[in-house]
RNA sequence: GCCGGGAUGGUUCAAUGGUAGAAUUCGGGACUGUGGAUCCUGAGACCAGGGUUCGAUUCCCUGUCCCGGCA
Numbered sequence: 001g002c003c004g005g006g007a008u009g010g011u012u013c014a015a016u017g018g019u020a021g022a023a024u025u026c027g028g029g030a031c032u033g034u035g036g037a038u039c040c041u042g043a044g045a046c047c048a049g050g051g052u053u054c055g056a057u058u059c060c061c062u063g064u065c066c067c068g069g070c071a
Stems, first nucleotide, its partner, number of pairs: 001070007010024004018054001025043006047063005
């Protein structure tokens, strides 16, 4: 330099053109003699910019970063 893959709550990982879900974490509560475990409840995210579309996290382009391959 070229090619491919990836970037989503604090962390790990899904999903999908109709507005994002789970686990864990954190706050509150129940239970318990206390703690832990368990249960209930709440908070928290689509890498950035542009385009297409009624609507974009998803499709297209560019950029940044990470991983792999070729040279």
This is a predicted structure of a 71-nucleotide RNA (transfer RNA) from a Promethearchaeati archaeon.
Its Rfam family is "tRNA".